Predicted 3D model of a 73-nucleotide RNA (transfer RNA) from a Nanobdellota archaeon.
[in-house]
RNA sequence: GUCCCCUUAGCUCAGCCGGUAGAGCACGCGACUGUUAAUCGUGGGGUCGGAGGUUCGAGUCCUCCAGGGGACG
Numbered sequence: 001g002u003c004c005c006c007u008u009a010g011c012u013c014a015g016c017c018g019g020u021a022g023a024g025c026a027c028g029c030g031a032c033u034g035u036u037a038a039u040c041g042u043g044g045g046g047u048c049g050g051a052g053g054u055u056c057g058a059g060u061c062c063u064c065c066a067g068g069g070g071a072c073g
Base pairs, nucleotide, nucleotide: 001072002071003070004069005068006067007066010025011024012023013022019056027043028042029041030040031039049065050064051063052062053061
C1' cells in the first nucleotide's frame, strides 16, 4: 500500500427477507436461609463506533472516517 473480518447494555454475544433492540452473566430490590452462598421472582440500564446517503421506515443496504484483528506485498 491492497484486500477481508469485527465494532449492539458494565462484560460475552444474538438480532431472519429493512418494520422501530434482546439473551446470559454482572448490578439493584424482594422471597427463601440462623447468616452467607446457591436458587427463585422482579427491576434498572444501550439508539446499535462516528458522519453522511437511500427509504414511508436503517442495528440491517450504500459511501467516507475511526478503532481492533487478519492475509498478501
The organism belongs to Nanobdellota, within Archaea. Its mean pLDDT, the model's own confidence on a scale to 100, is 81. Rfam family: tRNA. Rfam classes the family as a transfer RNA.